[in-house]
RNA sequence: GGGGCUGGCCGGGCGGCCGCGGCUCGUCUUCGGACGGGUCGAGGAAGGUCCGGGCUCCACAGGGCGUGGUGGUGGGCAACACCCACCCAGGGCAACCUGCGGGACAGUGCCACAGAGAACAGACAGCCACCCGGUCCGCCGGGUGGUGAUGGUGAAACGGUGGUGUAAGAGACCACCAGCGCGCCGGGUGACCGGCGCGGCUCGGCAAACCCCACCAGGAGCAAGGUCAAGAAGCUCUCUCGUCUCGACGAGGGGGCGCGCGCACGUCCGAGGGCUGCCCGCCCGAGUGCGCGGGUAGACCGCACGAGGCGGCCGGCAACGGUCGUCCCAGAUGGAUGGUCGCCACCCGGCGCCGCGAGGCGUCGGGGACAGAACCCGGCCUACACGCCAGCCCCUCCG
RNA sequence: GCCCCCGUAGCUCAGCUGGAUAGAGCGACAGACUUCUAAUCUGUUGGUCGCAGGUUCGAAUCCUGCCGGGGGCG
Numbered sequence: 001g002g003g004g005c006u007g008g009c010c011g012g013g014c015g016g017c018c019g020c021g022g023c024u025c026g027u028c029u030u031c032g033g034a035c036g037g038g039u040c041g042a043g044g045a046a047g048g049u050c051c052g053g054g055c056u057c058c059a060c061a062g063g064g065c066g067u068g069g070u071g072g073u074g075g076g077c078a079a080c081a082c083c084c085a086c087c088c089a090g091g092g093c094a095a096c097c098u099g100c101g102g103g104a105c106a107g108u109g110c111c112a113c114a115g116a117g118a119a120c121a122g123a124c125a126g127c128c129a130c131c132c133g134g135u136c137c138g139c140c141g142g143g144u145g146g147u148g149a150u151g152g153u154g155a156a157a158c159g160g161u162g163g164u165g166u167a168a169g170a171g172a173c174c175a176c177c178a179g180c181g182c183g184c185c186g187g188g189u190g191a192c193c194g195g196c197g198c199g200g201c202u203c204g205g206c207a208a209a210c211c212c213c214a215c216c217a218g219g220a221g222c223a224a225g226g227u228c229a230a231g232a233a234g235c236u237c238u239c240u241c242g243u244c245u246c247g248a249c250g251a252g253g254g255g256g257c258g259c260g261c262g263c264a265c266g267u268c269c270g271a272g273g274g275c276u277g278c279c280c281g282c283c284c285g286a287g288u289g290c291g292c293g294g295g296u297a298g299a300c301c302g303c304a305c306g307a308g309g310c311g312g313c314c315g316g317c318a319a320c321g322g323u324c325g326u327c328c329c330a331g332a333u334g335g336a337u338g339g340u341c342g343c344c345a346c347c348c349g350g351c352g353c354c355g356c357g358a359g360g361c362g363u364c365g366g367g368g369a370c371a372g373a374a375c376c377c378g379g380c381c382u383a384c385a386c387g388c389c390a391g392c393c394c395c396u397c398c399g
Numbered sequence: 400g401c402c403c404c405c406g407u408a409g410c411u412c413a414g415c416u417g418g419a420u421a422g423a424g425c426g427a428c429a430g431a432c433u434u435c436u437a438a439u440c441u442g443u444u445g446g447u448c449g450c451a452g453g454u455u456c457g458a459a460u461c462c463u464g465c466c467g468g469g470g471g472c473g
Base pairs, nucleotide, nucleotide: 001395002394003393004392005391006390007389008388009387012344013343014342015341016340017339018338020041021040022039023038024037025036026035027034028033043370047381048380050379051378052377053376054375055221056220057219058218062280063279064278065277067217068216069215070214071213072086073085074084075083076082087101088099089098090097091096102212103211107210108209109206110205111204124151125150126147127146128145129144130143131142132141133140134139159177160176161175162174163173164172178202180199181198182197183196184195185194186193187192225301226300227299228298234257235256236255237254238253239252240251241250242249243248244247259293260292261291262290263289264288265287272284273283274282275281308327309326310325311324312323313322314321315320346367347366348365349364350363351362352361353360354359400472401471402470403469404468405467406466409425410424411423412422418456426444427443428442429441430440431439449465450464451463452462453461
């Protein structure tokens, strides 16, 4: 000088004018509010809604069958499909990157085309032996059998190399190597790694195909849920007390269902509902479904102090944990947090001056995105302008 | 807030339990028939299978993440 890898940061500042939402104080008020002061007012992703929790309500007799998710090991965390460290496999010269990374001797299934044969495989050519026929004695043709060494096909052909052996051959046998299984030893918490011995000689791939194994998961979601008010417009069950003509009335408490019309199904031969995937079973049970037309569609709580932010110290390789100090930081409900102007900062480009040089100064022009809370957190993924910082690897040149 | 479905030629669709040239109809273009047109017949044309990555020998099909469109419930 060139090329590359990884991690991180920022997401402008100040002021003027106009404008908006919450809280609070003051003044005025026709009680609806108005005006003024103070104070607070989006994000690194608030996004996608892909995971995990908090919170809230419902469910939580029993039995059976399913469904979804996760998938190396150890740790972190409230939890996770997230994070950290390590192992293994693959890619890269390397820094480093990628991996849904359990099981293919539990079973089922698939492996197109090509090829003889595609999974306890397979004789097409070739090679070899024998038989028959022909012969120009070199061989040629046919048949029967042997053979997985050679060819060709394919993503993949049932270990590789060398030798023994044989008619030709073959783990048929031998040596070495690769792989698998078993046993022992050593290291590690573990995944796993290293070594020694033995064995049969050898076992294809796909589970992001069904499936099996281990572990996890009850359902819904702030329109959760609660209080008050209004309304068509009430009905019913039950408990306690009182009265009496003894099955009714009155008072109080609690639970359940909620409007009108039409059609269909149904009222014990029972529709439908609940046990929040389904079935059995159990329980409730007189309404249920569709269409049309009405009523309401307000206020408050939930709701802003939280697995909270920032800083220091300690422990840990790290994720993270502990402790001390300090801070209080949006809360709308047609949904506020904006617009504009000036100055400054940052970066880029042109010109000029200074400096040996890196560069500095001046001036002119240009640039700035993605996107926006709606119950709240932890992650993942995706989008992102002007830009900035740090570490590492490879090649080349100079000294 | 909670969910579902779709994306293949200019248009409408098939193919989606993986298998190689991805098809069909309409359209467009050319030719034939006709005096000409329509209809009809013949031939041709045209594809990032929404995008990216992964699994696999092999992906339109399976998995993951995005992009776009449509729909349902409260």
Overview: Predicted 3D model of RNase P RNA and transfer RNA as a complex of 473 nucleotides. It holds a member of the Rfam family "Bacterial RNase P class A". The family's RNA type in Rfam is ribozyme.